[in-house]
Context: one part of a larger RNA
Molecule: large-subunit ribosomal RNA, domain III
Organism: Thermoleophilia bacterium
RNA sequence: GAGUAACGAAAGAGGAGUGAGAAACUCCUCCGCCGAAUGCCUAAGGGUUCCUGAGUAAAGCUAAUCUACUCAGGGUUAGUCGGGACCUAAGCCGAGGCCGCAAGGCGUAGGCGAUGGACAACAGGUUGAUAUUCCUGUACCACGUAGCGACCGUUACCACCAAUGGCGGGACGGGGUAGGCUAGGGGAACCCAGGCGAUGGUCGUCCUGGGGUAACCGCGUAGGGCGGGUGAUAGGGAAAUCCGUCACCCAUUCAAGCCUGAGACGGGAUGCCGAGUCCGUAUGGACGAAGUCCUUGAAGCCAUGCCUCCUAGAAAAGCGUCUAGGGAGGUUGCGCGUGCCCGUACCAAAACCGACACAGGUAGGCAGGUAGAGAAUACCAAGGCGAUC
Numbered sequence: 001g002a003g004u005a006a007c008g009a010a011a012g013a014g015g016a017g018u019g020a021g022a023a024a025c026u027c028c029u030c031c032g033c034c035g036a037a038u039g040c041c042u043a044a045g046g047g048u049u050c051c052u053g054a055g056u057a058a059a060g061c062u063a064a065u066c067u068a069c070u071c072a073g074g075g076u077u078a079g080u081c082g083g084g085a086c087c088u089a090a091g092c093c094g095a096g097g098c099c100g101c102a103a104g105g106c107g108u109a110g111g112c113g114a115u116g117g118a119c120a121a122c123a124g125g126u127u128g129a130u131a132u133u134c135c136u137g138u139a140c141c142a143c144g145u146a147g148c149g150a151c152c153g154u155u156a157c158c159a160c161c162a163a164u165g166g167c168g169g170g171a172c173g174g175g176g177u178a179g180g181c182u183a184g185g186g187g188a189a190c191c192c193a194g195g196c197g198a199u200g201g202u203c204g205u206c207c208u209g210g211g212g213u214a215a216c217c218g219c220g221u222a223g224g225g226c227g228g229g230u231g232a233u234a235g236g237g238a239a240a241u242c243c244g245u246c247a248c249c250c251a252u253u254c255a256a257g258c259c260u261g262a263g264a265c266g267g268g269a270u271g272c273c274g275a276g277u278c279c280g281u282a283u284g285g286a287c288g289a290a291g292u293c294c295u296u297g298a299a300g301c302c303a304u305g306c307c308u309c310c311u312a313g314a315a316a317a318g319c320g321u322c323u324a325g326g327g328a329g330g331u332u333g334c335g336c337g338u339g340c341c342c343g344u345a346c347c348a349a350a351a352c353c354g355a356c357a358c359a360g361g362u363a364g365g366c367a368g369g370u371a372g373a374g375a376a377u378a379c380c381a382a383g384g385c386g387a388u389c
């Protein structure tokens, strides 16, 4: 320079409280803002920032009794959620091997490796801070099994188990798509609870509020898909009753049978939730009504479906079947028992990436009402904020 520029998009007001001290902290009442977000859940990333108590030197663009700050104490509970004890992709590693003077490079068998495949838990309650993890209730999966029941076998490969092998399946693209449903929404003169009017009327076709409930088990529907049998067999690098191939027979367009398959319905539930009422008042506790009908309706489910197009659209395991093989006890139902390791707090923006409490950037899921084609826009709900002078 100069007590100058600036104090980083934005609405606050009144009352009460705490306190040495209050425009900014806490509570109440109004007012305002977001509402395909400025709400809720989660991946990455961060790593204690979470909760409680205490504090105000520094940090906070001012003050601060406040804080993502300082100090202390506390907090993350799993057979089923995510990952591992399962599988493989790109890629990486790589016994032997090949190459190179070496360092090292490449790569077979084999392995590692999710962003993919496979795989068993839901509802309610609870804490200051965790919950599909704790508790209550009701389930399911795998393995084991002394007990109980049923059945088969130990007479010959013959009960039963079953590949590291064969085959099937898993198994996949783009575009379009009728239908059946559900979640969700709206309404109700029907059901339930509360109310009964300061002014003409108001026990009513009145006002306000509510009208729920999962996994799982049973049933097997709308819909979708598949022909069945006998005989032969040079292929599937052993075998095969499996697959493939050939022949014949039977059936056939609303066939039968088999596979798949939402939803509804019944159980789950004499449970839980529930407006409200009552008790207490500091958090709280007890009781607990109705719980139906109509309508709308998805981008979700049936559906990895169906139709269509050409550029012809992962792999492996789980799974099924076939034998090889094992084999004297076994299969199945009930009951009982067992169930390891890691993650789990909090933030999705003032806690991540941007030197900052930075008008920037950051994957996925949820998707209420009125108007509207709409996830636009406007105003609202649930919920969250009033953005540090």
Stems, first nucleotide, its partner, number of pairs: 012030006031386004039366003045347002049345001050074006059067002079140002081343004086117002091112003097106003121138005141339005147334006160326002165322004173309005179302003184296005190211006196204001212272002216267003223260004227250007235243002273291001276287004310313001352361002368380004